[in-house]
Context: one part of a larger RNA
RNA sequence: GACGAACGCUGGCGGCGUGCUUAACACAUGCAAGUCGAACGGUGACGGCAGAGCUUGCUCUGCCUGAUCAGUGGCGAACGGGUGAGUAACACGUGAGUAACCUGCCCCUCACUUCGGGAUAACCUCGGGAAAUCGUGGCUAAUACCGGAUAUGAGACCUGGCCGCAUGGCCGGGUCUGGAAAGAUUUAUCGGUGGGGGAUGGACUCGCGGCCUAUCAGCUUGUUGGUGAGGUAACGGCUCACCAAGGUGACGACGGGUAGCCGGCCUGAGAGGGCGACCGGCCACACUGGGACUGAGAUACGGCCCAGACUCCUACGGGAGGCAGCAGUGGGGAAUAUUGCACAAUGGGCGAAAGCCUGAUGCAGCGACGCCGCGUGAGGGAUGAAGGCCUUCGGGUUGUAAACCUCUUUCAGCAGGGAAGAAGCGCAAGUGACGGUACCUGCAGAAGAAGCGCCGGCUAACUACGUGCCAGCAGCCGCGGUAAUACGUAGGGCGCAAGCGUUGUCC
Numbered sequence: 001g002a003c004g005a006a007c008g009c010u011g012g013c014g015g016c017g018u019g020c021u022u023a024a025c026a027c028a029u030g031c032a033a034g035u036c037g038a039a040c041g042g043u044g045a046c047g048g049c050a051g052a053g054c055u056u057g058c059u060c061u062g063c064c065u066g067a068u069c070a071g072u073g074g075c076g077a078a079c080g081g082g083u084g085a086g087u088a089a090c091a092c093g094u095g096a097g098u099a100a101c102c103u104g105c106c107c108c109u110c111a112c113u114u115c116g117g118g119a120u121a122a123c124c125u126c127g128g129g130a131a132a133u134c135g136u137g138g139c140u141a142a143u144a145c146c147g148g149a150u151a152u153g154a155g156a157c158c159u160g161g162c163c164g165c166a167u168g169g170c171c172g173g174g175u176c177u178g179g180a181a182a183g184a185u186u187u188a189u190c191g192g193u194g195g196g197g198g199a200u201g202g203a204c205u206c207g208c209g210g211c212c213u214a215u216c217a218g219c220u221u222g223u224u225g226g227u228g229a230g231g232u233a234a235c236g237g238c239u240c241a242c243c244a245a246g247g248u249g250a251c252g253a254c255g256g257g258u259a260g261c262c263g264g265c266c267u268g269a270g271a272g273g274g275c276g277a278c279c280g281g282c283c284a285c286a287c288u289g290g291g292a293c294u295g296a297g298a299u300a301c302g303g304c305c306c307a308g309a310c311u312c313c314u315a316c317g318g319g320a321g322g323c324a325g326c327a328g329u330g331g332g333g334a335a336u337a338u339u340g341c342a343c344a345a346u347g348g349g350c351g352a353a354a355g356c357c358u359g360a361u362g363c364a365g366c367g368a369c370g371c372c373g374c375g376u377g378a379g380g381g382a383u384g385a386a387g388g389c390c391u392u393c394g395g396g397u398u399g400u401a402a403a404c405c406u407c408u409u410u411c412a413g414c415a416g417g418g419a420a421g422a423a424g425c426g427c428a429a430g431u432g433a434c435g436g437u438a439c440c441u442g443c444a445g446a447a448g449a450a451g452c453g454c455c456g457g458c459u460a461a462c463u464a465c466g467u468g469c470c471a472g473c474a475g476c477c478g479c480g481g482u483a484a485u486a487c488g489u490a491g492g493g494c495g496c497a498a499g500c501g502u503u504g505u506c507c
Stems, first nucleotide, its partner, number of pairs: 001506003005503005012374006018367002020332001025330003029327003034075003039072002042069001047064008082285003092209007101202002106198008114148004123138002126135003154177010183190003211257003218248003223245008260282004264275004287308005310321004338364001340363003346360001347358004377407004387398004411448001413443005421434001424431002451496005456477003462491005472479002
């Protein structure tokens, strides 16, 4: 000098930041991922029109509109948010490579969008179960599912040309093989399928770089390489069969310990040293361990299956759960906040849109935890009051300090006015959580607002009394045994100031 700090004493206001560093301990409760009726069959509230019955203000029937709701289907749920356990590794940083790769939504471009079929949920019926939920029979729709046609493209074989850093790549011709599509609302769009290109996002490989330990010296059998096969989006012992016996290491392998990495942050003149909170990028994890499914994308925090520990419900047959999301609780701890408001803005998901959802986010609350700013008054005022303290008893000091006079009114208080942030959307009306906040104006009155540490030397600031190697102080040197500037108290002084000290850690 610095801090995500804590502790002691003290504490007026505001702005901006920041706040479980410990138990990746266990979690009550609420919320954190939905949306689309312009994909589909149902349901059918309110309202409107017409008709009938008539008890003249109700009932019924038909049609239109279509709120709502569960279901089928689509997209999203792989983003956003959290944590740092594991990881010494191509995890990260940086620079290259992929002629070995994938990429939903988005943009550009070319072509197409044809003909059919069978189901199933919802619903109805019956049944089992305490529940979770499950089963039988029957009906129905689609942008759900399946088959046929056609298709530049794909695969295999034959073949011509061009090119490259090797494996090889690109363009063209012929034969064979199997391969697409979906409609909706309504008059203009949104969609669907195949191909090419782009953008974005990802995957893989390699060079170099960044901890400690030799009281770890040898390590390795899918190990190292080859051939063939499987698998993958893709190269590859990634996996498998066979063959060979290799591969690596004092330039530190292997083992052990510790640790997420970086941009950065702190310190320092720099070199360097330490750290990796907040913010941003990457990685890993989601009760513990394992596994795959769906999908463009996961081996998936608020999905599934299995095992385990734990908790809960149970009619004992069986079930349910996962806060390292936001709040909040218990526990641990020196120690770390509200079970708040709003989708108004920014951003995200769905939707043609209106809109819905969004504990992302924007705000508010709490904490002097930090940084910055402001205030606690200003000018005048000596017989230098009183009181306190000291005294050589003359006086000195507190001290212009107070009183007193003249002013001012920041901040806080009260009253009146009162935003920008709003663009978009909507025919229009309208639409701000923060917030009656910031800000402006007025009002009253110095009125409501100062402490903490230190005073032997280092180190800025001295006397008195008490105590008497006691009580105590102390960062180091050291003070205290009867005149202690070093202990305690008082007066005075010095330093910083809404803080001041102490402790811890780093330079």